[in-house]
């Protein structure tokens, strides 16, 4: 990178330092952001792996250690298919898919 499975409305810095102009995976939106973005540190939060209990599944426990997370349900919409509504058509509502992301496996 590429397949596979599992999860994505919880939680965790509105006030920590550095830093100094960008960020929210995507074109167009919408939205954060000098009242201080990205990154790095430091702090937390979580509980896949791994630990520990169970004879095992499963459940439970702790959080030292591999990892992620710390704005908005994956920020809403995209494709499909139902609904409402409407002259239409754009919006609106439900499910699913797709896409991303995150672990753990495998190549």
């Nucleotide at each position: 990178c590429u397949c596979u499975u599992a999860u994505u409305c919880a939680g965790a810095g509105u006030c920590g330092g550095u830093g100094g102009a960008g960020g929210g995976a995507c074109a167009g939106g919408c939205c954060c952001u000098g009242u201080g973005a990205a990154a790095c540190c430091c702090a937390g939060c979580a509980a896949c792996c791994a630990u520990c209990a169970u004879a095992g599944a499963g459940u439970g426990a702790a959080a030292a250690g591999g990892u992620g997370c710390u704005a908005a349900c994956c920020u809403g919409a995209g494709c499909a298919a139902g609904g409402a509504u409407u002259a239409u058509u754009u919006a609106c509502c439900u499910u699913g898919a797709a896409c991303a992301a995150u672990a753990a496996g495998a190549g």

Model confidence (mean pLDDT): 78 of 100. A computed fold for a 107-nucleotide RNA from Cerasibacillus terrae, annotated as SAM riboswitch aptamer (S box leader). Of the family's consensus pairs, 97% are formed in the model. It was read from a public genome assembly, where an Rfam model found it.